[in-house]
Order: sequence, then structure tokens, then C1' cells
RNA sequence: GGACUUGUGAGGUAGGGGACAUCCUGUCGGUCUUCGGAACCGAGUACCCGGGUUCGAAUCCCGGCAGGUCCA
Repeated sequence: GGACUUGUGAGGUAGGGGACAUCCUGUCGGUCUUCGGAACCGAGUACCCGGGUUCGAAUCCCGGCAGGUCCA
């Protein structure tokens, strides 16, 4: 330098055009408990960045950035 691939809450993960963006862990609050834990209920936190297509984009297209694999 070239090809391919990945990027989603604090961590992990699903979703590949219309769902309130899924679930698990963690955090916080409540119930319960003598206290703590467990259990149950609730809350807050996310679509890497820019542009395009579309009535509508996390999803499709282009460019960029970052990680990975391969080739030179």
C1' cells in the first nucleotide's frame, strides 16, 4: 500500500428498513430481613464520526476513524 471484517448502555449481547432498541451482569432506589445476602419490583445509562438514499436508517450506500485477519 491492497483485500476482507468488526464497531450498539459501565461490561457482554440480540436486532440487517417501521418494535418503547433485546436480554444478562453490574450500579442506584424500594419491598422483605435483627443486619447482610438471596429473591421480587422499579429507575438511570447505548446505536464510532460525517454525508447520501428513503415517507422512514442502528440496519442500505459513500467517505473517515479505531480494532482484527490475510496478501504485498